[in-house]
Molecule: transfer RNA
Organism: methanogenic archaeon
Formats: sequence, structure tokens, C1' cells
RNA sequence: GGUCCCGUAGUAUAGCUUGGAUAGCAUAGAGGCCUCCGGAGCCCCAGACCCGGGUUCGAAUCCCGGCGGGUCCG
Repeated sequence: GGUCCCGUAGUAUAGCUUGGAUAGCAUAGAGGCCUCCGGAGCCCCAGACCCGGGUUCGAAUCCCGGCGGGUCCG
């Protein structure tokens, strides 16, 4: 340099070729119930689509560019 894949809460992950409702789940975190205390269990709260642009009534999803990480080739 070329090629392909990936980027979503603190962490890990689904959703992406079906474009549509409040972006789901686990864990971690705050609070509550329970308990003598804690843990476990139950309830509840907050927290995320890498950046910019385009298409569209509507974009995490489609298109373009950029940034970052990785695989393979040279």
C1' cells in the first nucleotide's frame, strides 16, 4: 500500500439484507423490600448506537467520506 471484518451504557453482547413503537439482555452502579447485619432473592432508577455528510415522512440499520482496532496478502 491492497483486502476483508469490526466499532452500541462502566464491561460483555443482540438488533444491521424486514428502515418504523420507549434501542433489548446480562453484569457492574444508586435506591427500596427482606435480614440482627451482610449476602442471596425480589422490585425499581439512571446510563449507550465512533465522527461528519447524504437518501428518506422516518436511519443503530441504506449510501459516501473520515477516525480507531483487528485478519490476510505484498